RNA sequence: GGCCAGAAAGGGCACACCCGCCGCAAGGUGGGGUCGCAAAGCCAGGGGACCGCACCCGCGGUCAGCCCAGCUGCCUCG
Numbered sequence: 001g002g003c004c005a006g007a008a009a010g011g012g013c014a015c016a017c018c019c020g021c022c023g024c025a026a027g028g029u030g031g032g033g034u035c036g037c038a039a040a041g042c043c044a045g046g047g048g049a050c051c052g053c054a055c056c057c058g059c060g061g062u063c064a065g066c067c068c069a070g071c072u073g074c075c076u077c078g
Stems, first nucleotide, its partner, number of pairs: 004078001005076002012037002017032006035065001041071002045068003048063006
């Protein structure tokens, strides 16, 4: 240095819920909040779920804290 793994330490993020704003909605965003998370960092390529419109041909959108894949990262009892 790399890989596996996740004890410890330093830290990090922030479910639900509440408030403001955006959106037809799913949902997003800011603040509060703290269920949890070793990638709960990034990413919409593949699944899946959700919303809108059609109507069941399909189209548009959302979700990364649903899974897979891809990219990157802190520390080291081992």
This is a predicted structure of a 78-nucleotide RNA (c-di-GMP-I riboswitch aptamer) from actinobacterium acAMD-2. The coordinates come from a structure-prediction model, not an experiment, and the mean pLDDT is 88. The RNAcentral record of the sequence draws on Ribocentre. The organism belongs to Actinomycetes, within Bacteria. Rfam family: c-di-GMP-I riboswitch aptamer. Gene Ontology term of the family: cyclic-di-GMP binding.